[in-house]
RNA sequence: GUCAUGUUCCGGGGACGGCGCAAUUCCGUACCGGCGGUCAUAGUCCGCGACCCGACGUGGAGUAGUCACGUCGGCCGAUCUGGUGAGAUUCCAGAACCGACAGUCACAGUCUGGAUGGGAGGAGCAUGGU
Repeated sequence: GUCAUGUUCCGGGGACGGCGCAAUUCCGUACCGGCGGUCAUAGUCCGCGACCCGACGUGGAGUAGUCACGUCGGCCGAUCUGGUGAGAUUCCAGAACCGACAGUCACAGUCUGGAUGGGAGGAGCAUGGU
């Protein structure tokens, strides 16, 4: 250096005003962008996670239902032009676009909630093998 096992920590951001009985949901102007990859730096390229749906399994309860977790499958938003360059839908310039579900005296990327959750992953430590 590398492989395996165990273990610790980290691991999502964002508003004000106006109208109005009532809106951080409408209007105006703003602000935000998980993880890995990509000869060059990505919310919009490729893939993953999460949310949601279905099936199966496990656990508590235990008739069932319901809840949680796991596995598999499904679903899963959005960008172009020009410039530089060996190379960039990733940089620069310009103009766009997207953002789950539930809740709410008014329609939500920004409020509240599931979530002091989970997680793609990242950083260490220890032991053993090579």